Model confidence (mean pLDDT): 81 of 100. The part of an RNA shown here (small-subunit ribosomal RNA, 5' domain) has 519 nucleotides and comes from Lachnospiraceae bacterium canine oral taxon 099.

Context: one part of a larger RNA
RNA sequence: GGAUGAACGCUGGCGGCGUGCCUAACACAUGCAAGUCGAACGAAGCGAUGAAGCGGAAGUUUUCGGACGGAAGCAUCAUUGACUUAGUGGCGGACGGGUGAGUAACGCGUGGGUAACCUGCCUCAUACAGGGGGAUAACAGUGGGAAACGACUGCUAAUACCCCAUAAGCGCACGGCAGCAAAAGCUGCAGGGCGAAAAGCGAAUACGGUAUGAGAUGGGCCCGCGUCCGAUUAGCCAGUUGGCAGGGUAAGAGCCUACCAAAGCGACGAUCGGUAGCCGGCUUGAGAGAGUGACCGGCCACAUUGGGACUGAGACACGGCCCAAACUCCUACGGGAGGCAGCAGUGGGGGAUAUUGCACAAUGGGGGGAACCCUGAUGCAGCGACGCCGCGUGAAGGAAGAAGUAUUUCGGUAUGUAAACUUCUAUCAGCAGGGAAGAAAAUGACGGUACCUGACUAAGAAGCACCGGCUAAAUACGUGCCAGCAGCCGCGGUAAUACGUAUGGUGCAAGCGUUAUCC
Repeated sequence: GGAUGAACGCUGGCGGCGUGCCUAACACAUGCAAGUCGAACGAAGCGAUGAAGCGGAAGUUUUCGGACGGAAGCAUCAUUGACUUAGUGGCGGACGGGUGAGUAACGCGUGGGUAACCUGCCUCAUACAGGGGGAUAACAGUGGGAAACGACUGCUAAUACCCCAUAAGCGCACGGCAGCAAAAGCUGCAGGGCGAAAAGCGAAUACGGUAUGAGAUGGGCCCGCGUCCGAUUAGCCAGUUGGCAGGGUAAGAGCCUACCAAAGCGACGAUCGGUAGCCGGCUUGAGAGAGUGACCGGCCACAUUGGGACUGAGACACGGCCCAAACUCCUACGGGAGGCAGCAGUGGGGGAUAUUGCACAAUGGGGGGAACCCUGAUGCAGCGACGCCGCGUGAAGGAAGAAGUAUUUCGGUAUGUAAACUUCUAUCAGCAGGGAAGAAAAUGACGGUACCUGACUAAGAAGCACCGGCUAAAUACGUGCCAGCAGCCGCGGUAAUACGUAUGGUGCAAGCGUUAUCC
């Protein structure tokens, strides 16, 4: 000099764009953050329409007995609503959002491999969709529990579940032939055998279902190289290193198990200890490099702590399940409930870091044929000079060089064209009127915002640090090695340009200084 997710002191007008718990991965009140589909299903409810039934008001008529008339209402049945939804079922809750505790590792980066693999939704191609069955929730009933919830009996549906048929270029094992090979074995060819599918809804189009192949996308696994400090850590390792057989997985492998051999790693730093998420980048520097990994983007890991699997195309799953532990809460003491490192917000810690805001209008995501619903992702607004950028706090004229202040050799000098005064202007702020783009036919949270126009007044808007040298800028007074200053050298003991104040000056400016950290 540059830089910062900064903090502190003094000061503070406006706008745009960014950015904001670096500490306790400490504990969390409250609300919201993942639902959706009635065009898969039964059922219940509500509304509408119709049918026959019960019912009988107003009214009409009367020979006063009645007759005609048929509204409201009631329950039943049927149809219907693109109606609502607790349950079954489907898809999605593995994305999106957060955090950096752990991890020195194939975790990350980079380049390869997979003849050792998987891939829902999407695209393309081929073929198919025939027949049958038994349940179960909801519901009803009974009884249990304080609750959370759970039991038994009975009924019912499906795109839920099961069986049969159909069967290829799919899967599995089998022997045969051929090629390669020392062998184990691998590859190819044909063969017969065994096994595995399906679902409909709707008025219709549309949308779906099953099998196989291919693609796309996303992932799994393996390898080369690179990736902090310590030798005051020198030896480490028993599933350890390899083989064989088997198991296991989507898949190779000590991944696991039995047996056999006794290997394997290490001064090119093993092992141990410490520290740490990695990278694109960012900061600085002429570069080489050094430091760093906030925001944004990619990967990884984690979700109170530890362990485990289930479901599923995908998880060993932040707002799923089970077990153990700590903590908090409820309890009728028998037993239960919970997990903000999602968005706000609270306590605590700290030098220090924001609103319990608005909207799904846009972009994107989930579900749905769609209408639409959900979305604290996101878009916006609020708060903070935290940063960067832009603008303003007026312009021109104006010498009696006014007053005041400071100083003085008492003549003057400085402040100083500065002010006053005159004439202008209106950026910003304020007032009034108009008023977008962002959206596509409709639909705008932002927002009466940006922007435009008009009238109006110099009015509402300057501070901070420094002035001995380094280093731009000096005088007076006070103090008297005191009080104090200080980045280094050093100032202060009676004329201090170095302390304190004043005047003046210098530098930056809505900031200026200090502290911390990095180059």